This is a predicted structure of a 103-nucleotide RNA (Glycine riboswitch aptamer) from a Bryobacteraceae bacterium. Taxonomically the source falls in Bryobacteraceae (Bacteria, Pseudomonadati, Acidobacteriota, Terriglobia). Model confidence (mean pLDDT): 78 of 100. It matches the Rfam family "Glycine riboswitch aptamer". About the family: This family represents the bacterial glycine riboswitch.

RNA sequence: AAGUUCGCAGACGGGAGAGACUGUACAGUAUUUAAUUUGACUGUGCAGCGCCGAAGGAGCAACCGCCCCGGAAACUCUCAGGCAAAAGGACCGUCGCGUGAUG
Numbered sequence: 001a002a003g004u005u006c007g008c009a010g011a012c013g014g015g016a017g018a019g020a021c022u023g024u025a026c027a028g029u030a031u032u033u034a035a036u037u038u039g040a041c042u043g044u045g046c047a048g049c050g051c052c053g054a055a056g057g058a059g060c061a062a063c064c065g066c067c068c069c070g071g072a073a074a075c076u077c078u079c080a081g082g083c084a085a086a087a088g089g090a091c092c093g094u095c096g097c098g099u100g101a102u103g
Stems, first nucleotide, its partner, number of pairs: 004100001006098003010095005019049001021048009050083003056079001057077003063071003
């Protein structure tokens, strides 16, 4: 060095789990009605119960290190986030850029 280590708010693709829950307020949609009259659906806010872990965060720890101390999970907890679709999403692959070692 085209191979390889590491990094990136990078690009593309893949990407799980758990109530389209209940009540209430507001707005809208279509339907119905003499009528904002009836129930239904959608969105948002608030409250309540049940659940999920793979943004983030926190805890313990195998292990590692320069061993005073520090780093550290896909484990654990659910503060946050999420529980139709959408969005997000650890992680994986390819590409791009940079970088280290070997040669």